[in-house]
Context: one part of a larger RNA
RNA sequence: CCCUUUCUAAGGAACUCGGCAAAAUGGCUCCGUAACUUUGGAAUAAGGAGUGCCUCAUUAUGAGGUUGCAGUGAUCCGGUCUAUACGGCUGUUUACCAAAAACACAUGUCUCUGUUAAGUUGCAAAACGAUAUAUGGGGGCUGACGCCUGCCCAGUGCCGGAAGGUUAUUGAAACUUGUUAGCUUUUGCGAAGCUUGUGACUUAAGCCCCGGUAAACGGCAGUUCUAACUAUGAGAAUUUUAAUGUAGCGAAAUUCCUUGUCAGGUAAGUUCUGACCCGCACGAAAGGCGUAACGAUAUAGAUACUGUCUCGGAAAGGGACUCG
Numbered sequence: 001c002c003c004u005u006u007c008u009a010a011g012g013a014a015c016u017c018g019g020c021a022a023a024a025u026g027g028c029u030c031c032g033u034a035a036c037u038u039u040g041g042a043a044u045a046a047g048g049a050g051u052g053c054c055u056c057a058u059u060a061u062g063a064g065g066u067u068g069c070a071g072u073g074a075u076c077c078g079g080u081c082u083a084u085a086c087g088g089c090u091g092u093u094u095a096c097c098a099a100a101a102a103c104a105c106a107u108g109u110c111u112c113u114g115u116u117a118a119g120u121u122g123c124a125a126a127a128c129g130a131u132a133u134a135u136g137g138g139g140g141c142u143g144a145c146g147c148c149u150g151c152c153c154a155g156u157g158c159c160g161g162a163a164g165g166u167u168a169u170u171g172a173a174a175c176u177u178g179u180u181a182g183c184u185u186u187u188g189c190g191a192a193g194c195u196u197g198u199g200a201c202u203u204a205a206g207c208c209c210c211g212g213u214a215a216a217c218g219g220c221a222g223u224u225c226u227a228a229c230u231a232u233g234a235g236a237a238u239u240u241u242a243a244u245g246u247a248g249c250g251a252a253a254u255u256c257c258u259u260g261u262c263a264g265g266u267a268a269g270u271u272c273u274g275a276c277c278c279g280c281a282c283g284a285a286a287g288g289c290g291u292a293a294c295g296a297u298a299u300a301g302a303u304a305c306u307g308u309c310u311c312g313g314a315a316a317g318g319g320a321c322u323c324g
Stems, first nucleotide, its partner, number of pairs: 001319008010310002014308001019305001027051005036041001038144001052066005067071001079303007086295002091103002108141006119128003145290004150220003155217002157213005164208003171201001174198002178194002182189002221239005248282001249279001260276005
């Protein structure tokens, strides 16, 4: 010097990205216990008192005595409170850098599916679904609960419709090419059959077309003017669109400018909490806003406590080191 421990005056987070680590709390009995709340909880809330041994009496607890620095005498053995965010919760996950706000979940909703079901695997046979049967099964989204879930079907998708247009293929009237019995023989004409090419007309789904559908994919504007100080703009005008963002929330896990502005907390606060709204670029099941309980989650504060620190020091054991 390193590691593992023990103690430390005064202070008590001044340390640090951050109370990381350590300290503190701790068992049992009695008293006592707030906001909030889904009335179950929150709750061991918080906070306080007692705790050994002996004697006596007693159906349940008391009276008296006694002892130590200390009586849950060692060991075992919650620190607590406040506020916010996210996720309801118990659960699951990156075996070996991530345990979470991610996944799942009960709930809600849309859609497919009438049984040889839909869907999935397989070339097939076949199997699963299911020894189930729409209160069932498959798929998508959402994610307890409470209050709610606005406008747009123009585009894309899906569903339905069938009048008209277009259209593969099939059939096919008609025209046409070649061949040759025959006729003319100068050259040519040319039946039937077979054959080459074109093909009116006939004919499906689909597409065009018509309608519906957003808890389908998705989308949800601009400019100018205006009230008797100023400012602001209830209002007006105009252009555009399928419709012009409703309720609620908002510098937010979303805010660039930004350490926005105001208030609180601190002597001092880029973080935090409460407001404001000019939302670069929130917004309603890729759900919106609340929410008790819960969380090895994230953030901020308080109390207790401490060698984290001011700022070091001392001790024990094991290494290192020296000698062998």
Model confidence (mean pLDDT): 86 of 100. Predicted 3D model of a 324-nucleotide part of an RNA (large-subunit ribosomal RNA, domain IV) from Trachelomonas sp. Silo092503-3. It matches the Rfam family "Bacterial large subunit ribosomal RNA". Rfam links the family to the GO terms ribosome and structural constituent of ribosome.